[in-house]
Molecule: RNase P RNA; transfer RNA
Organism: Vulcanimicrobiota bacterium
RNA sequence: GGAGUACGCUGGACGGCCGCGUUGGUUUGCUCGCGCAGACCGAUGAGGAAAGUCCGGGCUUCAUAGGGCGAGGUGCUGGAUAACGUCCUGUCGGGGUGACUCGAAGGAAAGUGCCACAGAAACAAACCGGUGUGGACCGGUGCUGAUUCGCGAAAGCCAAUCAGCUCAGGACCACUCUAAGGGUGAAAUCGUGAGGUAAGAGCUCACGGGGCGUCACGGAGACGUGCGCUCGGGUAAACCCCACCUGAAGCAAGGUUGCUCGAUUGUCCUUUGCUUGUCGAAGGACCGGACGGCCCGUCCGUAACGAGCGAAACCGCAACGAGGCAAGCAGCAAUGCUUGCCCCAGAUAGAUGGUCGUCCACGACAGAAUCCGGCUUAUAGGCGUACUCCAACU
RNA sequence: GGCUCGGUAGCUCAGUGGUAGAGCAGGGGACUCAUAAGCCCUUGGUCGUAGGUUCAAGUCCUACCCGAGCCA
Numbered sequence: 001g002g003a004g005u006a007c008g009c010u011g012g013a014c015g016g017c018c019g020c021g022u023u024g025g026u027u028u029g030c031u032c033g034c035g036c037a038g039a040c041c042g043a044u045g046a047g048g049a050a051a052g053u054c055c056g057g058g059c060u061u062c063a064u065a066g067g068g069c070g071a072g073g074u075g076c077u078g079g080a081u082a083a084c085g086u087c088c089u090g091u092c093g094g095g096g097u098g099a100c101u102c103g104a105a106g107g108a109a110a111g112u113g114c115c116a117c118a119g120a121a122a123c124a125a126a127c128c129g130g131u132g133u134g135g136a137c138c139g140g141u142g143c144u145g146a147u148u149c150g151c152g153a154a155a156g157c158c159a160a161u162c163a164g165c166u167c168a169g170g171a172c173c174a175c176u177c178u179a180a181g182g183g184u185g186a187a188a189u190c191g192u193g194a195g196g197u198a199a200g201a202g203c204u205c206a207c208g209g210g211g212c213g214u215c216a217c218g219g220a221g222a223c224g225u226g227c228g229c230u231c232g233g234g235u236a237a238a239c240c241c242c243a244c245c246u247g248a249a250g251c252a253a254g255g256u257u258g259c260u261c262g263a264u265u266g267u268c269c270u271u272u273g274c275u276u277g278u279c280g281a282a283g284g285a286c287c288g289g290a291c292g293g294c295c296c297g298u299c300c301g302u303a304a305c306g307a308g309c310g311a312a313a314c315c316g317c318a319a320c321g322a323g324g325c326a327a328g329c330a331g332c333a334a335u336g337c338u339u340g341c342c343c344c345a346g347a348u349a350g351a352u353g354g355u356c357g358u359c360c361a362c363g364a365c366a367g368a369a370u371c372c373g374g375c376u377u378a379u380a381g382g383c384g385u386a387c388u389c390c391a392a393c394u
Numbered sequence: 395g396g397c398u399c400g401g402u403a404g405c406u407c408a409g410u411g412g413u414a415g416a417g418c419a420g421g422g423g424a425c426u427c428a429u430a431a432g433c434c435c436u437u438g439g440u441c442g443u444a445g446g447u448u449c450a451a452g453u454c455c456u457a458c459c460c461g462a463g464c465c466a
Base pairs, nucleotide, nucleotide: 001390002389003388004387005386006385007384008383009382010381012359013358014357015356016355017354018353020045021044022043023042024041025040026039027038028037029036030035047365051376052375054374055373056372057371058370059250060249061248062247066296067295068294069293071246072245073244074243075242076090078088079087080086091105092103093102094101095100106241107240111239112238113235114234115233127182128181129178130177132175133174134173135172137170138169140167142165143164144163145162146161147160148159150157151156190208191207192206193205194204195203209231210230211229212228213227215226216225217224218223254315255314256313257312258309259308260307261306262305266286267285268284269283270282271281272280273279274277287301288300289299290298291297323342324341325340326339327338328337329336330335360363395465396464397463398462399461400460401459404418405417406416407415412449420436421435422434423433442458443457444456445455446454
């Protein structure tokens, strides 16, 4: 100098004028009052994602949310946290020369399902091919025997046919062995090589790969190294198994304040009280009612329940919070603890805008609505820190 | 603001992980003097987009885009 990696910060600046929301003070008007409206002077006023509503929690209601079933979710280890599917750390696997980065990363050896087409066969399989044994067949070699023809005086020689034995071969049938080879497929029972065998095969061996282990050592653990056994297709983002988690709904939750309508005030038994009753209290049984996805079960029976009208008002709701900033300490880190300082939008038709001046690198994505912690997605650019690789020079 | 569904041909909709379909519409033919109906043939698909799981994805999973409905 070039190319990168990780983390963090920022998201036009300053000033004038006009305007808007919230809020404090002063003051004026109206009102019996609570308050309402106006004027003036101040204070304050969108984000890193306010977004998607994908997770988790606070909070609220249902029944103080208990057990079982069902349903849903998560899935390497250890930790952080209010909690999480988030974060940190380590392990294993993939990528990169490297800094570093990516991974829904339990179980297919519990069971079930599926694996189209092709192929013999898609999980227990023989289509072609290879091997062995037996049977019957074909033609052939060699030997022996018999018969016949021919030659010869004879011994014998030659040829043909038949029978038996023997040897190798061909094609067929039956039984068996074989997963080496061919072919199909995304995938064919671990891969390559050698030995071995009738032919073959993890059958044996070497190297490599996978699985299992009441094994040994190291580690907190995932796991690693070694040893022993073993070679059982894939698929769990198919059902399922294992471990852990989850009650449901959501601030239009819900609470308080109006008006109208509807339904209802249970039966019996025991004990007890005195005011002796169609009474009160306590307990029990029944009956009725309410209640989560279902069951067990829980609650209530007389002050509460149900329905309707309504864009109604106030609360929830915005100043005490899993708050912010700074420093110190613990920890590799996520994070936690302590101390000090600060109070920081809050509407309910819904406030942040307009304009002028100066400057620059000429300004992206985008705007709160119950509140927090995350994730994901969108985003013009700018700045900082640490680290890696390459090249050159000293 | 919250919750729940949906997206497949021009339109309305089907579609067990294994070659993307039906009806209507469109085009051509035949019939008819001509048209319609009926008959025969036929075109037309980024399965909303992207990534992943799988041998294989419209279908399963995740993120995003678009569109409906419900809740005082």